Background: Small-subunit ribosomal RNA, 3' minor domain from a bacterium, 135 nucleotides, folded computationally. Rfam family: Bacterial small subunit ribosomal RNA. Model confidence (mean pLDDT): 82 of 100. It was read from a public genome assembly.
Context: one part of a larger RNA
RNA sequence: CACCGCCUGUCAAGCCAAGCGAGUUGGGAAUGCCCAAAGUCCCCGGGUUCCACCGGGGCCCAAGGCAGGUCCAAUGAGAGGGGCUAAGUCAUAACAAGGCACGCGUAGCGGAAGCUGUGCGUGGAUCACUUCAUU
Numbered sequence: 001c002a003c004c005g006c007c008u009g010u011c012a013a014g015c016c017a018a019g020c021g022a023g024u025u026g027g028g029a030a031u032g033c034c035c036a037a038a039g040u041c042c043c044c045g046g047g048u049u050c051c052a053c054c055g056g057g058g059c060c061c062a063a064g065g066c067a068g069g070u071c072c073a074a075u076g077a078g079a080g081g082g083g084c085u086a087a088g089u090c091a092u093a094a095c096a097a098g099g100c101a102c103g104c105g106u107a108g109c110g111g112a113a114g115c116u117g118u119g120c121g122u123g124g125a126u127c128a129c130u131u132c133a134u135u
Stems, first nucleotide, its partner, number of pairs: 003098001005095001008091002011088001013085004020078001023075006031067004039060001041058006101122009
């Protein structure tokens, strides 16, 4: 480069990251239940002067099995947005009173920006009038 300006959203293309996610796989630490080796301890019997030792039982209990949860990781049909990328599409919402002032809340509606209703704000221009203050 100053309205032949600026600028918003959908859609299309490419790239990127993150979250969601039916499920699948692997792992971690626990919990409950089942089972219970070895062993200490306890009880009974045998044995012994007393031990040792032998047999039986009990408590605790490693490993193992089962169950439902939990945490982590990988993978994942799918769905939704986000960011970025000179020169794509449709519109033109905002910026001037932006051509219906704009914005905020809310409800409904619409390809999209958005529109309409309603309440509120002035961070609205213009015109006129009134009051007050100052010059």